[in-house]
């Protein structure tokens, strides 16, 4: 790097550095010299995965406190910021999808 699968409307920044992009790709429409990718440091947040605690089970394992650790990846403007197709009660709202990222397994 490819395949498979689950989830994505919640939640969480400050400092330094650095100088002009950035928000995935197409069109929008935002963020930004009141300082943008990046890179360090320290912090947070909890998705998945991993430990735990209580209940059932023979056992594997399920359920529960929508619990708790934060150990592994991961995240920290806007819904994945919108947009594609269906309905519907049609300046709006649902639901599917296409494509994205993220975890877990397979290679």
């Nucleotide at each position: 790097g490819u395949c498979u699968u689950a989830u994505c409307g919640a939640g969480a920044g400050u400092g330094g550095u650095g100088g002009a992009g950035g928000g995935a790709a197409a069109g929008g429409c935002c963020c930004u010299g009141c300082g943008a990718a990046g890179c360090c440091a320290c912090a947070g947040c909890a998705a998945c995965c991993g430990g735990u605690u209580u209940c059932c089970u023979c056992a594997g394992g399920g359920a529960a406190a929508c619990g708790c650790c934060a150990g592994g990846u991961g995240c920290u403007a806007a819904a994945u910021c919108c947009u594609g197709c269906c309905c519907g009660u049609u300046g709006c709202g649902g639901g599917c999808a296409c494509a994205g990222a993220u975890g877990a397994g397979a290679u």

The RNA shown here (SAM riboswitch aptamer (S box leader)) has 107 nucleotides and comes from Geobacter sp. The organism belongs to Geobacter, within Bacteria. Rfam family: SAM riboswitch aptamer (S box leader). Gene Ontology term of the family: regulation of gene expression. The prediction has a mean pLDDT of 77.